[in-house]
Context: one part of a larger RNA
């Protein structure tokens, strides 16, 4: 390469969208491109196979047939796949009626608490810890009670609960905007799936320019502790962590499970919708039905461990991806970035 695999042994790309391309629903006519047979010509020779035949025999070597699984050209065939022209409606989509939601952006705005500033009251002590020190404190703290500033987060409700592709989303009112689900079935008529490049979004740290800056907190200092403490604990603190705007592109970016269809026992809780029944109607409750999210379990898979209609099972299709262990997610070289570094990715060696 073939193969075999990718939930934990290597191995699914963070995640969406899309371009080539690969693949695609039913019905009907038609080409006859694949694709199916037939004949024809062609497929040197050697070579190899089988049969004779020459060297006493083999090797070796003549002869004849066969191979030479191909190519072309001519005739049929027309199921499948294809192309083309119609046609439909079960995939997609649209549209009308409802509906849940922490989905996104933007703008006002509350309350609790934490600091801190002003007065009051008050007096020797606070704070901290296994134990204490540094600290703050009689220049009046800590405690309390008014007042005020000023940032950041949003107690309860809150949930194996919801939205969102992901990454993520949580006080509260308004504008703006995305997607979902049901339910009718009115309308397009295969418009679809997937997706190499490619583009876009992407937690936290981190850069850049300008802000803010209460807590909190790398770095840093001090004080314990220890044999030593460049740490675990105090007691201060600066980047930072908030805001606008540009960058960075990384994660245990995890379900360690790429995406679409369609098929394969059930049980039970929950979040959204719709129907029936029962009720005088309502609510409540039964029961059936799409959709999501959970546990439990048969078949079946699985090295086990576990999956188990939300599959890790049965199958189709399309990407991405692995091929002993260390060197090494490194080195060059390339592209991309202010920078940090980020993509891509080896070999020598050595077990």
């Nucleotide at each position: 390469u073939u193969g075999g695999g990718c939930g934990u042994a290597a191995g699914g790309a963070g995640c969406u969208c899309g371009u080539a391309g690969g693949c695609g629903g039913u019905c009907u006519g038609u080409c006859g491109c694949g694709u199916c047979g037939a004949a024809u010509g062609u497929g040197a020779a050697a070579a190899c196979a089988c049969g004779a035949g020459g060297c006493u025999c083999a090797a070796c070597u003549u002869c004849g047939u066969g191979c030479c699984u191909g190519c072309a050209u001519u005739c049929g065939a027309u199921a499948c796949g294809g192309g083309c022209a119609g046609a439909c409606u079960a995939g997609a989509g649209u549209u009308c009626g409802g509906u849940a939601g922490g989905g996104g952006a933007g703008u006002c705005u509350g309350g609790a608490a934490u600091u801190c500033c002003u007065g009051g009251u008050g007096u020797a002590g606070c704070g901290g810890u296994g134990a204490a020190a540094u600290g703050c404190g009689c220049a009046g703290a800590u405690a309390u009670c008014a007042g005020g500033a000023g940032g950041a987060a949003c107690a309860c409700c809150g949930g194996u609960g919801g939205c969102g592709a992901a990454g993520g989303c949580g006080g509260g009112a308004c504008u703006c905007u995305g997607g979902g689900c049901c339910g009718a079935u009115a309308c397009u008529g295969a418009c679809g799936c997937u997706g190499a490049g490619g583009a876009g979004c992407g937690a936290a740290a981190g850069c850049g320019u300008g802000g803010g800056g209460a807590g909190c907190a790398a770095a840093c200092a001090g004080g314990a502790u220890u044999a030593g403490a460049u740490a675990c604990c105090c007691u201060g603190g600066u980047a930072g962590u908030c805001c606008a705007c540009g960058c960075c592109g990384u994660a245990a970016a995890c379900g360690u499970u790429g995406g679409g269809c369609g098929c394969u026992a059930g049980g039970u809780g929950u979040g959204g919708g719709g129907g029936u029944c029962c009720u005088u109607c309502c609510a409540c409750g039964a029961c059936c039905u799409c959709c999501g999210u959970g546990c439990c379990g048969c078949a079946g898979c699985u090295a086990a461990c576990g999956c188990a209609u939300u599959a890790a099972g049965c199958g189709c299709c399309c990407c991405g991806c692995c091929u002993g262990g260390g060197g090494a997610g490194u080195a060059c070289g390339g592209c991309c970035g202010c920078a940090a570094g980020g993509c891509u990715a080896a070999a020598a060696c050595u077990c």
Record summary: The prediction has a mean pLDDT of 90. The part of an RNA shown here (small-subunit ribosomal RNA, central domain) has 351 nucleotides and comes from an uncultured bacterium. The full RNA is in RNAcentral, with records from ENA, Greengenes and SILVA.